[in-house]
């Protein structure tokens, strides 16, 4: 120096390939309810606009480019 692959709430993780509801799930916070308490169980909430940047388009987490950070091949 070339080539690939990852980057989504707090945390793990699905979505991308094939562009279209309010970005979904699990756990963890948090509030009520259950219970003499605590768990547990049951109803709710709240948190990510998708690594940053530009492009295309009516519309981008998704396609394109550039950049940045981790990884893993190859010279």
């Nucleotide at each position: 120096g070339g080539a690939c692959c990852c980057a989504u709430g707090g945390u793990g993780u699905a979505g991308c390939c094939c562009g279209g509801c309010u970005a979904a799930c699990a756990c963890g916070u948090c509030u009520c309810c259950c219970u003499g308490u605590c768990a547990c169980g049951g109803a709710g909430a709240a948190g990510a606009u998708c690594a940053g940047g530009g492009g295309u388009u009516c519309a981008a987490a998704u396609c394109c480019c550039c950049u940045u950070g981790g990884g893993u091949c190859c010279g």
Predicted 3D model of a 75-nucleotide RNA (transfer RNA) from a Parcubacteria group bacterium. The sequence is in RNAcentral, with records from ENA. Its mean pLDDT, the model's own confidence on a scale to 100, is 82.